[in-house]
The RNA shown here (c-di-GMP-I riboswitch aptamer) has 88 nucleotides and comes from Anaerolineales bacterium UBA2317. Its mean pLDDT, the model's own confidence on a scale to 100, is 89. It was read from a public genome assembly, where an Rfam model found it. Taxonomically the source falls in Anaerolineales (Bacteria, Bacillati, Chloroflexota, Anaerolineae).
RNA sequence: AUCCGAAAAAGGCAAAUCCAGUGAAAGCUGGAGACGCAAAGCUAUGGGUCUAAAGUUGUAAAUCAACCAUGACCGCCAAGCCGCCGAA
Numbered sequence: 001a002u003c004c005g006a007a008a009a010a011g012g013c014a015a016a017u018c019c020a021g022u023g024a025a026a027g028c029u030g031g032a033g034a035c036g037c038a039a040a041g042c043u044a045u046g047g048g049u050c051u052a053a054a055g056u057u058g059u060a061a062a063u064c065a066a067c068c069a070u071g072a073c074c075g076c077c078a079a080g081c082c083g084c085c086g087a088a
Stems, first nucleotide, its partner, number of pairs: 004086002012037002017032006035075001041081003045078003048073003055067004
């Protein structure tokens, strides 16, 4: 240094749920809270998933239905970048 990851130490993140805010929604932010996490740090690049406002189409018409990401998710899988500790 690489791989690896301890019933180690220090420090860290925070699922569900509840409250408040925000958003058309998915979701996001803050507080409470811990299911878990060695990248559960960062980047939507490939795949995947969620939503469907605007738009398009259908209908006589629509507040209905279908399609659609330019909206999201990295705590779904890859890829890239960066990083704490050090037993076997």